[in-house]
Context: one part of a larger RNA
RNA sequence: CUGGGCGUAAAGGGCGCGUAGGCGGUUCCGUAUGUCGAGUGUGAAAUCCCUGGGCUCAACCCAGGAAGUGCGCUCGAAACUGCGGGACUUGAGCAGAGGAGGGGAGAGCGGAAUUCAUGGUGUAGCGGUGAAAUGCGUUGAUAUCAUGAGGAACACCGGUGGCGAAGGCGGCUCUCUGGAAUCUUGCUGACGCUGAGGCGCGAAAGUUGGGGGAGCAAACAGGAUUAGAUACCCUGGUAGUCCCAACUGUAAACGGUGCACACUGGGCGUGGGGAGUAUUCACCCUCUCCGUGCCGCAGCUAACGUGUUAAGUGUGCCGCCUGGGGAGUACGGCCGCAAGGCUAAAACUC
Numbered sequence: 001c002u003g004g005g006c007g008u009a010a011a012g013g014g015c016g017c018g019u020a021g022g023c024g025g026u027u028c029c030g031u032a033u034g035u036c037g038a039g040u041g042u043g044a045a046a047u048c049c050c051u052g053g054g055c056u057c058a059a060c061c062c063a064g065g066a067a068g069u070g071c072g073c074u075c076g077a078a079a080c081u082g083c084g085g086g087a088c089u090u091g092a093g094c095a096g097a098g099g100a101g102g103g104g105a106g107a108g109c110g111g112a113a114u115u116c117a118u119g120g121u122g123u124a125g126c127g128g129u130g131a132a133a134u135g136c137g138u139u140g141a142u143a144u145c146a147u148g149a150g151g152a153a154c155a156c157c158g159g160u161g162g163c164g165a166a167g168g169c170g171g172c173u174c175u176c177u178g179g180a181a182u183c184u185u186g187c188u189g190a191c192g193c194u195g196a197g198g199c200g201c202g203a204a205a206g207u208u209g210g211g212g213g214a215g216c217a218a219a220c221a222g223g224a225u226u227a228g229a230u231a232c233c234c235u236g237g238u239a240g241u242c243c244c245a246a247c248u249g250u251a252a253a254c255g256g257u258g259c260a261c262a263c264u265g266g267g268c269g270u271g272g273g274g275a276g277u278a279u280u281c282a283c284c285c286u287c288u289c290c291g292u293g294c295c296g297c298a299g300c301u302a303a304c305g306u307g308u309u310a311a312g313u314g315u316g317c318c319g320c321c322u323g324g325g326g327a328g329u330a331c332g333g334c335c336g337c338a339a340g341g342c343u344a345a346a347a348c349u350c
Base pairs, nucleotide, nucleotide: 004321005320006319007304008303012318014201015200016199017198021194022193023192025088026087027086028085029084030083031082034080035077036076037075038074039073040072041071042070049065050064051063052062053061054060091191092188093187094186095184096183097182103177104176105175106174107173108172109171110154115149116148117147118146119145120144121143125136126135162169163168206247207246208245209244210243211242215241216240220236221235222234223233258317259316260315261314262313263312266295267294268293269292270291271290272289273288274287275286276285299306300305323350324349325348332343333342334341335340
């Protein structure tokens, strides 16, 4: 290289945008790059193969022929591919219409609860546990009422429900803003798919500077438990958790399932849109498109399972795998303030 694979055995890049490249709808004309045919030249000799011959045979040797998958040139073919030109509308996009949504950003507002402060009532306990103790409390706690402060999170609705490419997104209002679905088929006319590099986004923790700090809470302290208890339980408690700016760039970043397109029996839910029947209207019902679930035919699968949201049947493009350990480590390089990240071996060993 050929070949085999990637839900769980090794293997889908965390996610997107997109460069090069690869691949690319229907139709007509031309061309002749690939492709195909014919002819011709070349493709040294030896070797291999065939025929004949020489050593008694053979090995070996001699002569002739064939072959030499290739390349050049000439002539020809035009289905496919490429290229040039014309046309088309189903792929793709645009426009218009009325709807859905925790999609994103900023600003403002709200109530419940915890904590704290002040004041009132009130008195001896509270708290906590398996049981306790540390702790809090006569300088009046816990409980209860009122007022105030501050931070964080938004009960019910809430749903295998919605939105987003992924990470993720949930009180209410306003402003700015992205995307998708449906319907009308008006416009453009293949403008497409994928995407090595690249660029951007990217939970939590962590980092730098500034702010904030109610609750929670690594570290830490104390009390218990225990043989011990650097834990589990309890009382405290600092980073942090929150905001702004800038880094970090990881994850069981999971559907452990790359993206796009086409095709292949059904049944039952649910979210959004449209059409129809019916109707006073709205429902109900029927059909249909998109999304999201459950169950299952065929098929696939080692089995589990999957099954129009495929792991079925195919096509295009990318990423990745090649026994376990050593090791996602060392070294080098690149990135980072650091922590560390990315790329990524070998000896040795089973």
This is a predicted structure of a 350-nucleotide part of an RNA (small-subunit ribosomal RNA, central domain) from an uncultured bacterium. Model confidence (mean pLDDT): 89 of 100. It matches the Rfam family "Bacterial small subunit ribosomal RNA". RNAcentral holds the full RNA, with entries from Greengenes and SILVA.